Large-subunit ribosomal RNA, domain VI from Psychrobacter noctis, 253 nucleotides, folded computationally.
Model confidence (mean pLDDT): 89 of 100.
The full RNA is in RNAcentral, with records from ENA.
Context: one part of a larger RNA
């Protein structure tokens, strides 16, 4: 800005993109089939490549906001015990998210019309002949069927529902997000769990300090699966969503 009053929720599909792959075994069956060597077809199952889309339970990767151990230096007077810098100082872990190398599913099955082919009936042309008239079967190709999307499909659609005007709705502002470059979307806004805090919980790390014991000492061992613990999960108004503005009012007659 159109879709001819504004709204708001569901929708159908003109039309678009996509996708379509294959392999190896086994089984029928060592059967049909051959003198034999060899050895099917049709059918029914197992497994796999390789593309692909979705997700993090599992196996892994990252994971500079966890924990822990360690080196030099400066400092918090010192000792302990800490912080800051040295690529996150350096290593070993690893929560959330996002990931592949992981896990999960998909190309199935059917139908339409067909193509080379194959036929049925039949004449022209007493035969013959798949064709001239008429009928049938036949492919990963084609049109459906499956996945996405799709009323600017100006040929602009349906269908339910609100609003008689300070209106139905919308935005603006704010707390935010498995949503984002902005914008757009999703929540939510005290009639509130929407983020942070806080509180149990679960995860990692891996056994704090401080003391007490042993030891000359480095340390070890006890209090004590201890302490701490990012993104996780519940739950609680403790803090911030406060009060408000604005836009929207009718084509036509």
């Nucleotide at each position: 800005c159109g879709u001819u009053a504004g709204a708001a929720a569901u929708u159908u599909g003109a039309g678009u993109g996509g996708a379509u792959c294959u392999g190896a075994c086994u089984c029928u069956a060592g059967u049909a089939c051959g003198a034999g060597a060899g050895g099917a077809c049709c059918g029914a199952g197992u497994u796999g490549g390789a593309c692909u889309a979705a997700c993090c339970u599992c196996u892994g990767g990252u994971g500079u906001a966890u924990c822990u151990g360690u080196u030099g230096u400066u400092c918090c007077g010192c000792c302990a015990g800490g912080a800051g810098c040295a690529u996150u100082g350096c290593a070993g872990a690893g929560u959330a998210g996002c990931u592949a190398c992981g896990u999960u599913g998909g190309g199935a099955a059917g139908g339409g019309a067909u193509a080379a082919g194959c036929g049925c009936u039949g004449a022209a042309a007493g035969c013959a002949u798949a064709u001239a008239a008429g009928c049938g079967c036949g492919a990963a190709a084609c049109c459906c069927a499956c996945c996405a999307c799709a009323a600017g499909a100006u040929g602009a659609g349906a269908u339910u529902u609100c609003u008689u005007u300070a209106a139905a709705g919308a935005g603006c502002c704010g707390u935010u997000c498995a949503a984002g470059a902005c914008u757009a979307g999703g929540a939510c806004g005290u009639u509130g769990a929407u983020a942070g805090g806080c509180a149990g919980g679960g995860u990692g790390u891996g056994g704090a300090a401080g003391c007490g014991c042993a030891g000359c000492g480095a340390u070890g061992c006890g209090u004590g699966u201890a302490g701490c613990u990012a993104a996780c999960c519940u739950g609680u108004a403790c803090u911030a969503a406060u009060u408000g503005c604005u836009c929207g009012u009718u084509u036509g007659g």

Rfam family: Bacterial large subunit ribosomal RNA. Its family is annotated with structural constituent of ribosome and ribosome in the Gene Ontology.